Predicted 3D model of a 687-nucleotide part of an RNA (large-subunit ribosomal RNA, domain II) from a Candidatus Micrarchaeales archaeon.

[in-house]
Context: one part of a larger RNA
Formats: sequence, structure tokens, C1' cells
RNA sequence: GCCAGGGAGUGAAUAGUAGUGGCGAGACGAAAGUCGCAGCGAAAGCGAGCGCUCGCAACAUGUGAGGAGCCCGGUAUGAAAGUGCCGAAGUCACUAUUAUUCGACCCGAAGCCUCUGCGAUCUAAUCGUGGCCAGGGCGAAGGUAGGCUAACGCCUGCUGGAGGCCCGCAACCUGUCAUGGCAUGUCCUGUUGGGUGAGCUACGGUUAGCGGCGAUAUACCAUUCGAGCGAGGCAAUAGCGGGUCCCAUCUGAAGUAUCUUUAGGAUAGCUUUGGGCGAGCUUGUGCGUACGGUAGAGCGACCGAUUGUUGUGGACGGGUCCGAAAGGUCCCACUCAACUGUCAAACUCCGAAUGUACGUACUGCGUAGACCCCAAGAGUCGGCGUGUUUGGGUAAGCUAGACAUACGAGACUACAAAGACAGUGACUAGGGUUAAGGUCCCCAAAUCCUGAUUAAGUGUAUCAAAGGCGAUGGUUUUCUUAGACAUCUGGGAGGUAGGCUCAGAAGCAGCCACCCUUUAAAAAACGCGUCAUAGCGUACCAGUUGAGGAAACUGUUUCCGAAAAUAUACGGGGCUAAAUCAGGUACCGAUACCUUAGAGUGCGCAAGCACUGGUAAGAUGGCGUGCAAUAUGUCAAGAAGCAGGCGCGGAAGCACCUGUGGAACGUAUUGCAGUGAAUAUCCUGGU
Repeated sequence: GCCAGGGAGUGAAUAGUAGUGGCGAGACGAAAGUCGCAGCGAAAGCGAGCGCUCGCAACAUGUGAGGAGCCCGGUAUGAAAGUGCCGAAGUCACUAUUAUUCGACCCGAAGCCUCUGCGAUCUAAUCGUGGCCAGGGCGAAGGUAGGCUAACGCCUGCUGGAGGCCCGCAACCUGUCAUGGCAUGUCCUGUUGGGUGAGCUACGGUUAGCGGCGAUAUACCAUUCGAGCGAGGCAAUAGCGGGUCCCAUCUGAAGUAUCUUUAGGAUAGCUUUGGGCGAGCUUGUGCGUACGGUAGAGCGACCGAUUGUUGUGGACGGGUCCGAAAGGUCCCACUCAACUGUCAAACUCCGAAUGUACGUACUGCGUAGACCCCAAGAGUCGGCGUGUUUGGGUAAGCUAGACAUACGAGACUACAAAGACAGUGACUAGGGUUAAGGUCCCCAAAUCCUGAUUAAGUGUAUCAAAGGCGAUGGUUUUCUUAGACAUCUGGGAGGUAGGCUCAGAAGCAGCCACCCUUUAAAAAACGCGUCAUAGCGUACCAGUUGAGGAAACUGUUUCCGAAAAUAUACGGGGCUAAAUCAGGUACCGAUACCUUAGAGUGCGCAAGCACUGGUAAGAUGGCGUGCAAUAUGUCAAGAAGCAGGCGCGGAAGCACCUGUGGAACGUAUUGCAGUGAAUAUCCUGGU
């Protein structure tokens, strides 16, 4: 892991609500008594309607239980007015459900405590009695002999044998190191360290958990130590994590507000169920009235920011120049006027659309009961995507909001695949028609029609920039058979080398001027060139040729610009359309729509009409298991169980047949419950 069996909302007390039943101004209990039959008031205390009108259901044309309105009454308060509460249905049992207290749906801590205990056979320290330490080296004190000295004493030789001394792969101890070893152990091997000492070691004692012991490592105290282990308190507590068992039907959320102990609660909101009332309600549209300061716009309407030009003034002020000074001149700031150029979330002389409230009309809903009201049961308080929009941020599949709508809790179709995008809201089974999106093949349907563009495999779902080379349209202006544009041929002159300047200056260094003449036309010269000339072109004119040309703005489109890691990267094949743009007609395509049959729910006498996606959650109806009561059956001519087969039912499930098995087992109506498992690293057993 698998299989079998076990495995989680239970019981009691108290209280509320709903339903059913009994009796009923009483109910229950053996009784005491409890609840009810009167309320109001802190208390003293005082102490109450079968009044009138309307009217739902119903019966049938005015009666009318409940109900509504008016009036009246009790009491408290008050000077009063008034205001608050109240003015005849309960009680007992059972069933269901909820709350509270208990283990309270089940499992799960780390921990805390005890007139509770067990541990020092491991280990720490210590006490007692023992044991052990190859070999070698150094050579302290002391001793002794000799020598020296006035003395103290000194020197030399020998002896001696001290020491947390030295060497040491003996035993023994174990700290260091290793691309070491393996079956990964405080192991082994090697290495290095200690090895007469604060040494190693055997056995026997002592110290106990709010403690011991400790050459301190919070180390050790039996694989357990920042407080041992066993038992008990104990089902500790857990706002946290996991799990929580058959079926179907109806409805169906929230991730928001306030407070808080902010992973949780409470109240409200949204939701479910039941009841009451009895006639209006209206989310959409039009009109009317009112509210408003956003978008926009504007600023010679404030406020604040913000160009330039001209003119008037320029007292006070700043600066320039003149003057010995007084003073004057010019400029600026500044003021006013005119023209000109711009802005604002916290500016507004203005000012929409949308919006909000009320009224009214329509629309829609409603006596098959809406709107509203009451009671009971919940869940929810981590949200998230897209579109529009407002802030923060360079930006983000970022972050904080608003509105709408999806997902959450929504299947199906399309987008290659897909929580949110597009289409569309799935009771069951058929038939047809469409939506989004598609129609060459994979793959259902056009190798469909018309007109364009692209040559880049651009593109075929999602566009990379400045800049550059192209393709193809449109608009406007302009030249043109009195000949345009382009090519080619010829001309392109004279006064004059204009004047000045200059070494020179002749169209062409520079300054000034830029005329006149001849002409078809020709610059006081547009460029190259020379030291200066010269020379070569250009403008301009003619000829040649013979029909379109030139410029500006603008649309579509291709290429370059263009870099990522195994081999491309439209879903693929592939495509020159099967790409792109504009237009058209067919067809395909969903659980959508239409239609046939059926099931269920709600309403209804019926005919029938409407509805039936669904997580959390509520409500309802069923299936099955064990036992009991009553009734009634099956079985050795074969019960239960098991295996296979074949049926029925909308499901849980239920029958029948055969084999096996070998002794019990059903059905109906009720009741009771240890009543349904796939999951809890669930428990026990098997494998």
C1' cells in the first nucleotide's frame, strides 16, 4: 500500500419556539405544591370593555370569529396637558429544533500539579578494599674521598636516585588529523598526544528531581535532561490542524458595516422555514419640480502660476553718465493702457451628460396574496478576475479605492490547451433552427462570388522604436500641341577688367552700386578654377523630339534597423491564398431557441400555466441496518451467508434463477437505537 472489522452531533438538567394529543378557567401531581385565571407602581398602595363604526375569510347583500379605527377603562407619573405599561387561554405529555451548563461531534499538544512512587548495574563526584604501569635516558637534594681557605665556605671525582622530568607502535588511556574503510558505529584502521600521575582500573558503598553531581559543556543523573522516569489529577486546555459514514426533492448565500480580546466572536446586512395582514407595490420608460459643482470650459470674474512687443507715467526706490554742489540725462523695477502666448486635485464669472429625491402617467408584478409585519434556524466577516474610473508607483500577473459584471458556487460551445474573455444559464430522452466562432486536410461546413493590396512565407491569435530603401492609392496647386518635363546640338554677347580697395582684384578675397545697349536669349554673375588673367560649366534663349510632367500634403503596405542558450515554433500539415482590406450569398456549429414524449415542484375544483445549475446553509420526503411488540408467513422437497447469471425502480435499493452451503429467516404496522465510511501520517488483525 491493499483487504476485513472498528471508528466521530450523544445523554442529563433547565429554558425558548413549532407541531400533535388530552383536559380546559383550569391543567398537572400521591402530596407538598407549580403554572395560569389582573394589571400598574421603587414602594405605600390602588385596581379594569361582553361600547360604537368599518371590514378579510366565510355565509350570501349585510351579517361577520379573528383584524383595523374611534371611544372608554386600570395604574404609575404630573399642577395640568400629556406620556409609559395593561384591559380573559391555559396547562400536562410526546415529537422536532435551538440555547445554557456539563468532556458536549471525534482525534491531536508542548506543558502544570501531587501529605504519589521508582531509579547512581549507564554516567558525575566522593568513600572503603584491592590491582596495574616493557625498556631506555637526564641525573636535584643528601652522602663520601681528595684538594684549597684565617674563617665562612669553595672546587674536583665518585656515590645517590628527585621529578604533575625526557624518549617510547609494551600494557593502558583517549584529545587531533584522513578526497582513509565499510553493512555509517560516539565503529574500525592508520596518524598524532599522554604514558609515576590532578594516572589507569576492578569490586563494594553514599548523594534523588522545588533535587543531586559538576577542573561549566547547561554537561551528567539507565539510548530520556534549560529540569529524570512511572502512576494519578485527565476525556487538562487548544479562537489552531486533520477527520466527520445512505438517496432524492425545494430554496439558496457571504467574504460588507459597527464594536472588539483583529487566524476568533457579537449585532446589522445577505439566506432558509413557518405564520400574520388584506391592496397595493414598481428596480424600467416619459414628463414635471427640486438638489448638485464633476467632465468640459474660462480667467479683463477671484486666487495662484505663467510669454513677448509697443506706448503713457516713472513720485518713493536701484543703477549709468555729467556736475564742486544743487540738480540734470539715460536705463530698470513699478503703474496704467493696447496687442500677443499659456495653466490649476486642494482656482471658478460659468457649466453639462449620467445621477438622487418627490409627484404624475405608462410598463411590469399582485387577491393563485404582492408590499409590509412577526417568530424560529443558519452560514458568511481571508475573496478574486475583467471593463470603465480615482489615487500611490519608472513599472509589474504591483498596490489602495469606486461602479458594473463574471468566477467563487456554473456545466455546455468557441478561443490549440484555459476559474474569470466571447456565446449561453444544464429536469430526462428524441427531432429541428441558430449564437459566438468557423467552412484546404487533421475536423462538421465554400478549394464560394466581386473588387483591391502584399512577394516579405509578410501573414495565417497576440504589431518593438528613432531612422533609412521601396510598392500602391487619394487630395490640392502648377506647367503643357502658342510644344511642357527629360535627353542631345547650338548660343550664352557689348559698354566693361563697373567703381573702390589692392602687389594684383579682370563676374567669382572684400566694400559700394547692381545701370545701359544689341538681342531669340544672355546675371555689374549661381558654382569650379587662376598669383592675376585664361579655361570649364550654370541661369537664360533657340533648335531637335512629340504627351504628359513637377511640387506639397495624406492613406495602405514590404524590407533593413531586430541578440539566448539541443532543432524550426501559424495547434500541426501546409498555404502565394488556405494572407490582408472592402462587400455579398450559402452552409456548419451549443445542454441556447422551437418542437414531441415523460418525471417532479408550486398554484389551481379542473382544464392547465409557470418552474426544475448550484458550494456554505436551511426545509422536506424516502431507502437500508440491529433489536422489541403485535399480526402473518418461508424453510432438510434445503434457511441465512457466499459465487455467478438475469431483471425491476428516478436514486438510496429491491426481486428472481442456478450452484455452493447446512439451520435458521422474512413480510406488514408501530416503537427503540451503540443505525450507513474511502480518506482522520485513524485503531486492531491479515497480507

Its Rfam family is "Archaeal large subunit ribosomal RNA". Its mean pLDDT, the model's own confidence on a scale to 100, is 82.